Predicted 3D model of a 472-nucleotide part of an RNA (small-subunit ribosomal RNA, 3' major domain) from an uncultured bacterium. Rfam family: Bacterial small subunit ribosomal RNA. The full RNA is in RNAcentral, with records from ENA, Greengenes and SILVA. The prediction has a mean pLDDT of 82.
[in-house]
Context: one part of a larger RNA
RNA sequence: UGACGGGGACCCGCACAAGCGGUGGAUGAUGUGGAUUAAUUCGAUGCAACGCGAAAAACCUUACCUACCCUUGACAUGUAACUAACGAAGUAGAGAUACAUUAGGUGAUCGUAAGAGAAAGUUAACACAGGUGCUGCAUGGCUGUCGUCAGCUCGUGUCGUGAGAUGUUGGGUUAAGUCCCGCAACGAGCGCAACCCUUGUCUUUAGUUGCUACGCAAGAGCACUCUAAAGAGACUGCCGGUGACAAACCGGAGGAAGGUGGGGAUGACGUCAAGUCCUCAUGGCCCUUAUGGGCCGGGCUACACACGUGCUACAAUGGUGACUACAGAGGGCAGCGAGCGUGCGAGCGCAAGCUAAUCCCAAAAAGUCAUCUCAGUUCAGAUUGCACUCUGCAACUCGGGUGCAUGAAGCUGGAAUCGCUAGUAAUCGCGGAUCAGAAUGUCGCGGUGAAUACGUUCCCGGGUCUUGUACA
Numbered sequence: 001u002g003a004c005g006g007g008g009a010c011c012c013g014c015a016c017a018a019g020c021g022g023u024g025g026a027u028g029a030u031g032u033g034g035a036u037u038a039a040u041u042c043g044a045u046g047c048a049a050c051g052c053g054a055a056a057a058a059c060c061u062u063a064c065c066u067a068c069c070c071u072u073g074a075c076a077u078g079u080a081a082c083u084a085a086c087g088a089a090g091u092a093g094a095g096a097u098a099c100a101u102u103a104g105g106u107g108a109u110c111g112u113a114a115g116a117g118a119a120a121g122u123u124a125a126c127a128c129a130g131g132u133g134c135u136g137c138a139u140g141g142c143u144g145u146c147g148u149c150a151g152c153u154c155g156u157g158u159c160g161u162g163a164g165a166u167g168u169u170g171g172g173u174u175a176a177g178u179c180c181c182g183c184a185a186c187g188a189g190c191g192c193a194a195c196c197c198u199u200g201u202c203u204u205u206a207g208u209u210g211c212u213a214c215g216c217a218a219g220a221g222c223a224c225u226c227u228a229a230a231g232a233g234a235c236u237g238c239c240g241g242u243g244a245c246a247a248a249c250c251g252g253a254g255g256a257a258g259g260u261g262g263g264g265a266u267g268a269c270g271u272c273a274a275g276u277c278c279u280c281a282u283g284g285c286c287c288u289u290a291u292g293g294g295c296c297g298g299g300c301u302a303c304a305c306a307c308g309u310g311c312u313a314c315a316a317u318g319g320u321g322a323c324u325a326c327a328g329a330g331g332g333c334a335g336c337g338a339g340c341g342u343g344c345g346a347g348c349g350c351a352a353g354c355u356a357a358u359c360c361c362a363a364a365a366a367g368u369c370a371u372c373u374c375a376g377u378u379c380a381g382a383u384u385g386c387a388c389u390c391u392g393c394a395a396c397u398c399g400g401g402u403g404c405a406u407g408a409a410g411c412u413g414g415a416a417u418c419g420c421u422a423g424u425a426a427u428c429g430c431g432g433a434u435c436a437g438a439a440u441g442u443c444g445c446g447g448u449g450a451a452u453a454c455g456u457u458c459c460c461g462g463g464u465c466u467u468g469u470a471c472a
Base pairs, nucleotide, nucleotide: 001472002471003469004468005467007466008465009464010463011462012461013460015456016455019420020419021418022417023416026312029309030308031307032306033305034303042053043052064298065297068294069293070292073128077127078126079124080123081122082121083120086104090099091098092097109116110115130287131286133285134284135283139281140280141276142275143274144272146270151190152189153188154187155186156185157166158165159164170181171180172179196264197263198262199261201232202231203230204229205228206227207226210222211221212220214219235258238252239251240250241249242248314413318372319371320370321369322368323367330361331360332359335354336353339350340349341348342347379410384405385404386403387402388401389400390399426448427447428446429445430444431443432442
C1' cells in the first nucleotide's frame, strides 16, 4: 500500500421487512448428471453451467458408430502430356461408385491463312492439400462477471531516507469523485451526466393506398385520425420556506409532462491463468493409403434413478354451449391465399386479389348470457386402441395435426427457495426469426390491470472513512 475481521461509523440496492404471484408435491416438455451403449459426437459446471453454443438432430445437418469404398485426394496453387466445352439413355450395386465409356456434340480469342490457344476435363509424378485432432495454462478476436457499481488514474508541486502520501481526505449535498464550501495543493484524463434512438403534448409542411364535417355510390375535400419530416417544449426557469448569503432540499403555481418525465442503446482501470483452438484467425505438437475424403444404415431421441428450467392442472374469480365488441406489432411471390364447393374435423378441389397504409395471414383472447352445483365431477387431461390428414425421395427406429373411443396421476404441495415497486406484478391472447415439416423454448406486441413499502435491527452484495493483523 492492499486484502481480510463472527472490529467500528456512515450510505445504497426487491438485500431484508410490508405485499402479490410462483418453484419444491402430480403428469408430460426440455436441458444436465449418472448408469447404459457399437455409438449414445463435442463443449458449458457456484453465483456468472444445466429451454446454454443449438434462431429448429427423420435423410442432410453430423463432428459419433457399424459396414462398403478413395488416396495429389471433396477444395487451392504450380509442372508435363493428352482430350478439347457439354453429355440423354443402359447394366451391376444399399449407395458412394464401377463398366463400355458409347450415341450425340465440340474451341472465348488472335490471325488473310497456316497456326497459336483461354476456360473446362483426364492421366502421371511430386511440391502440397486436408484435419470440428491436442493445448483457451502459448495467443488474437469476441463474450460473461463484479456492475451502469462510482470509481480508476496522470502531470507539476509539496511532504517522507524509502515503499509511498497528498490531490481523491474533511463539512454539507447528490442517482453519481454530482455540485458547493474549506484545505499544500493546482490542474487534467478515462468513467458519471449530456449529446443518440423511442414514448408522452403542441405547431408547421405534405395528403395516397390513409381519413370523412358532404354523399346511396361515384365524386369532392384534407378539418379530424394517422402516416413522416422539421420545429417548439422542462431549464430547479418562477414563487414561498429551510440552509452557511452556497450547493441543494421541501412545498406550490403554471403545464401534456417536474425535478435524470418513462424505456432503450451506451459497461472506466481492472478481477476471475473465467469461457471459447467446434464461428473465425493463429504459435507449437500430432495424423498423412489416415486422426484426411465419399457413401448406405444406425446414433445424438435409449432409461432402475437424481437435479435445474418452463407448460398444463388440481376447478365455480371455474368448465361447457351460444352471442358479440375493441388492439398493437409483424410477415407474405418456390409466398400470403379471400371467396365458392366439399369433409364432423385436420384438410382437400377450383380460384379472385396482392411485390402490399391498397390484397391476404386475421378468428384477437380475456368479455356477456344460459347451464352445470362441489363430485376425482360436464374438473384435469397423461396413456392406449382404431380411422384419417399434412409436409417431405422417405415419418419403423424418430415429425406435426384431426375424429371417435379410452380417461392415469393430481383436491394447492415438507425442509427450503425465486421473481416483482406501476401501466410494474398477475392474467389474456397476437406476431416474428429459425423452418419442407416440426415450440410449452426464444425474441417482440398489445388488452385487462392490482397489493405493499412502518422502516434499516437482522440476512446477502456493494461503496467511503477509520481501526487491528504473525496474511501478500